Description:
Predicted 3D model of a 544-nucleotide part of an RNA (large-subunit ribosomal RNA, domain I) from Caldanaerobacter subterraneus subsp. tengcongensis MB4. Its Rfam family is "Bacterial large subunit ribosomal RNA".
[in-house]
Context: one part of a larger RNA
RNA sequence: GGCGCAUGGUGGAUGCCAUAGGCACCUGGAGCCGAAGAAGGACGCGGCAAGCGGCGAAACGCCCCGGGGAGCCGCAAGCAGGCAGAGAUCCGGGGAUUUCCGAAUGGGGGAACCCGCUUGGGGUAAUACCCAAGCAUCCGCUGAUGAAUCCAUAGUCAGCGGAGGGGAACCGGGCGAACUGAAACAUCUAAGUAGCCCGAGGAAAAGAAAGCAAAAGCGAUUCCCUAAGUAGCGGCGAGCGAAAGGGGAGAAGCCCAAACCUACCGCUUAGGCGGUAGGGGUUCGGGCCCACCGAGAGGUGUGUGAGUACUCUAGGCGAACGGACCUGGAAAGGCCGGCCAAAGAGGGUGAAAGCCCCGUAGCCGAAAGGGGAAAGCGCACAGGUGGGUACCAGAGUACCACGGGAUAGGCGACCCUGUGGGAAGGAGGGAGGACCACCUCCUAAGGCUAAAUACUCCAGGUGACCGAUAGCGCAUAGUACCGUGAGGGAAAGGUGAAAAGAACCCCGGGAGGGGAGUGAAAUAGAACCUGAAACCAUGUGCCC
Numbered sequence: 001g002g003c004g005c006a007u008g009g010u011g012g013a014u015g016c017c018a019u020a021g022g023c024a025c026c027u028g029g030a031g032c033c034g035a036a037g038a039a040g041g042a043c044g045c046g047g048c049a050a051g052c053g054g055c056g057a058a059a060c061g062c063c064c065c066g067g068g069g070a071g072c073c074g075c076a077a078g079c080a081g082g083c084a085g086a087g088a089u090c091c092g093g094g095g096a097u098u099u100c101c102g103a104a105u106g107g108g109g110g111a112a113c114c115c116g117c118u119u120g121g122g123g124u125a126a127u128a129c130c131c132a133a134g135c136a137u138c139c140g141c142u143g144a145u146g147a148a149u150c151c152a153u154a155g156u157c158a159g160c161g162g163a164g165g166g167g168a169a170c171c172g173g174g175c176g177a178a179c180u181g182a183a184a185c186a187u188c189u190a191a192g193u194a195g196c197c198c199g200a201g202g203a204a205a206a207g208a209a210a211g212c213a214a215a216a217g218c219g220a221u222u223c224c225c226u227a228a229g230u231a232g233c234g235g236c237g238a239g240c241g242a243a244a245g246g247g248g249a250g251a252a253g254c255c256c257a258a259a260c261c262u263a264c265c266g267c268u269u270a271g272g273c274g275g276u277a278g279g280g281g282u283u284c285g286g287g288c289c290c291a292c293c294g295a296g297a298g299g300u301g302u303g304u305g306a307g308u309a310c311u312c313u314a315g316g317c318g319a320a321c322g323g324a325c326c327u328g329g330a331a332a333g334g335c336c337g338g339c340c341a342a343a344g345a346g347g348g349u350g351a352a353a354g355c356c357c358c359g360u361a362g363c364c365g366a367a368a369g370g371g372g373a374a375a376g377c378g379c380a381c382a383g384g385u386g387g388g389u390a391c392c393a394g395a396g397u398a399c400c401a402c403g404g405g406a407u408a409g410g411c412g413a414c415c416c417u418g419u420g421g422g423a424a425g426g427a428g429g430g431a432g433g434a435c436c437a438c439c440u441c442c443u444a445a446g447g448c449u450a451a452a453u454a455c456u457c458c459a460g461g462u463g464a465c466c467g468a469u470a471g472c473g474c475a476u477a478g479u480a481c482c483g484u485g486a487g488g489g490a491a492a493g494g495u496g497a498a499a500a501g502a503a504c505c506c507c508g509g510g511a512g513g514g515g516a517g518u519g520a521a522a523u524a525g526a527a528c529c530u531g532a533a534a535c536c537a538u539g540u541g542c543c544c
Base pairs, nucleotide, nucleotide: 001543002542003541004540005539006538007537008536009535015529016494017493021466022465023463024462025461026460027459028458029457030456031455032166033165040101041100042099043056044055045054047079048078051075052074053060062095063094064093065092066091067090071083072082073081106115107114108113116135117134118133119132120131121130122129137163138162139161140160141159142158143157144156145155170201171199172198173197174196175195181188185235211218212217222249223248224247225246226245232240233239253448254447255446256394260279261278262277263276264275265274266273267272285392286391287389288388289387290386291385292384293383299381300380301379302378303377304376310371311370312369313368315364316363317362321337322336323335325334326333338355339354340344346358347357348356399421400420401419402418403417404416405415428443429442430441431440432439481488482487501528504515505514506513507512
């Protein structure tokens, strides 16, 4: 020196652990916040106070109401000092305060800073200084004022109301890629995805047939299952991919415009026309005229019931065991003898507990705030049939041509519409996949509309989900750190049942160690469960 073995060191794999973390789903509750200043921050507030959390110069908190019942002054020990059965701490509801920045809005500004004006108040001899309220812009309405320019208009001013900004997903709309796939690539695909923008709300959108269907019929929309990887589309390649119908969830239907009537105003060629308001009316069409039936069964609206029941935001009651025995540090284990059970879910307790603790089944509960019915009762509203008349029924629309889009979908139908052309008047008009006829269905060119659906937050529950290189990026952290910035973005869990966290002595400057002591255990000693391997050291066997 090498190899082997042993013992240590280093290191932190492995095992075990769990609610202090995460993931997914289910159930319930909640779902917008903001000029009454949000979201998010800055800076402060503690006796000692750096961080987190809480709070706001009334600053670890103030007031009221309710819950609760013995301790309390957050994480977080300690010192000092306090509070609490005259009910504290804590939990829930309501209120007060709530600096400065931030839409930020008196003006400015390099956010958390600087500087004003008006009115009122404090203060001063007077300034200064302090406090309160107000003072941005845009839009709408109302009123006043009022140029060029007589009327008027523009403009100006005031009052009142609204807007502005934020929101992880979810929703509607506008704009809209490429990589990629097609084993290249151009139509195609990816994909109307990503991304950007606008808007809305707790949901949004859609929605009451100019629909589907097919000789039978259905009866708004939305969502799920199916139909079906079917019919189809497709450089008929890659690939894309329905609908009717059936079964379910949930169910709701309405209002205008017009005809016609009335009132007022304006114009008038004196026939009327137009405007506004009211009535009427809305597709089993309606209006108008005639005749007849009818007066409330049922329906709708509204009021009451009632801010009631119920429910959300604190909570409460809640059965039943002992042993002096065995093992052990410890009993919940073993043994012996009992008990409860609408409760033998689960967790904790020194190990393995139905009966020790918290709970569990079951039952009960709100002063205040949020959500919030129904029956019943009152009131109001309208109606129907037949006949006639032919007054009305959404126009640069339907439709046509060309182009584009959207449809699962091509040249074509249907739907949307850019350019051009451009109707009819219910004996009208659209559709039923070119087009025509017959037949059938339906009434466009106005509008509103819950629920079933999507998503998330909170609470609870569940898991052939993870268990610290896993599971969220975070057992917490968008922190440390990196970057001018947009942005990127970690690592890091475990003493023990209990700190009983090692008094005292010794070596040492300390670190560290040796005794002593605690403990079941100290190679459980805080760099703390287990403690693999690489690597290092010591000892030893063999070989050189």